[in-house]
Context: one part of a larger RNA
């Protein structure tokens, strides 16, 4: 707990799919359930209130209206909103042609480089650094050459370019596969929007069983550095990172900006598909939708910004905050192999 509000101050759920729920386009017509309308009836007295009166007055008390916002029959009205029957195309959505995309799943293939193995050449260093050292090398290293092994990424294209609902997705190719965009016309006919609970997806890290291991590289060891130096710097290096199946479910999961739907000046760059206009044609010009940036009016903002991709102007639904600490923690529950994760206080202080 009326309300005011959620970019940056507390404050948008990591992200979709949805059942209830709330909300829901144009018409015609029918009932009345909510609405309205007057009527009966009820709504105890005493109290407020109002107009009289009576105690010298006042408190008091008395008499009469008013009021009682409900509450309940019957009757009438139909604009809304509900419902029943019936139409509509504009919202949704199928169909048909299209061209775009690092959107997903799987399988195969390629080059370059790091390492490592054998061979060849070669000889005394190499490797690091602020400077060294630890290390590595006459059992022949670094360097070059050949060949082969194995992992893990894919220079350039490459771009405030793409695509996906988000986390995310970038070598090439083949199959499986989802979504969006555009054109033109046909169809269905409100089928819609959102969405507590739910279900499912969810970056790195971790974790469970097999696998696999070039590179880096927590921990760990050494070598410096330093008054120390459990770092930063150097040589090493196990987990990890890599592949199958599972589990955890969290992030500055950020556009710190929830979904939708309508309306509000413009100007440029870019992507994708159109249409006119030119041409031999491909451009260039005009122009329409959708996508992604910048500037910038008008409104907004505390400002800063934001400005048709709004944080304007409405509108429906969801989710959150209500001083700072204690605290995103205790104790319960719930889930988890575990690490935790969700959910979530209060003493007590300022």
């Nucleotide at each position: 707990u009326u309300g005011g509000g959620c970019g940056u101050a507390a404050a948008g759920g990591g992200c979709g799919c949805g059942c209830a729920g709330g909300c829901g386009g144009u018409u015609u017509u029918g009932u009345a359930a909510g609405u309205c309308a007057g009527a009966u009836g009820u709504g105890a007295a005493a109290u407020c209130c109002c107009g009289g009166g009576g105690c010298u007055u006042a408190a008091c008390c008395c008499c009469g209206g008013a009021a009682g916002u409900g509450c309940a029959u019957a009757u009438g009205a139909a604009a809304c909103u509900a419902u029943g029957a019936g139409a509509c195309u504009u919202g949704a959505g199928u169909a048909u042609g299209g061209g775009a995309g690092a959107g997903g799943g799987a399988a195969g293939c390629g080059g370059a480089a790091u390492u490592c193995c054998u061979g060849g050449u070669g000889u005394a260093g190499c490797g690091g650094u602020g400077a060294a050292a630890u290390g590595c090398g006459u059992a022949g290293a670094u360097g070059u050459c050949a060949g082969g092994a194995g992992g893990a990424a894919c220079a350039c294209c490459g771009g405030u370019g793409g695509c996906g609902a988000a986390g995310g997705c970038g070598g090439c190719u083949u199959c499986c596969u989802g979504g969006a965009c555009c054109a033109a016309u046909a169809c269905u006919g409100a089928c819609g929007c959102u969405g507590a609970g739910g279900c499912g997806c969810g970056a790195a890290u971790g974790c469970g069983u097999g696998g696999g291991g070039a590179g880096c590289g927590a921990a760990c060891a050494g070598g410096a550095u330093u008054c120390g130096a459990u770092a930063c710097c150097c040589u090493g290096g196990u987990a990890g990172u890599c592949c199958a199946c599972g589990c955890a479910g969290u992030a500055a999961a950020c556009g710190u900006u929830g979904a939708u739907c309508a309306c509000u000046a413009g100007g440029u760059c870019u992507a994708g598909c159109g249409g006119g206009u030119a041409u031999u044609g491909a451009c260039c010009c005009c122009u329409g939708c959708u996508g992604u940036g910048c500037c910038g009016g008008a409104g907004u903002u505390a400002a800063c910004g934001c400005a048709u991709u709004a944080a304007g102007u409405g509108a429906u639904c969801c989710g959150c905050c209500u001083g700072g600490g204690g605290a995103g923690u205790a104790c319960g529950a719930u889930c988890g192999c575990a690490a935790g994760a969700u959910u979530a206080a209060a003493a007590c202080u300022c």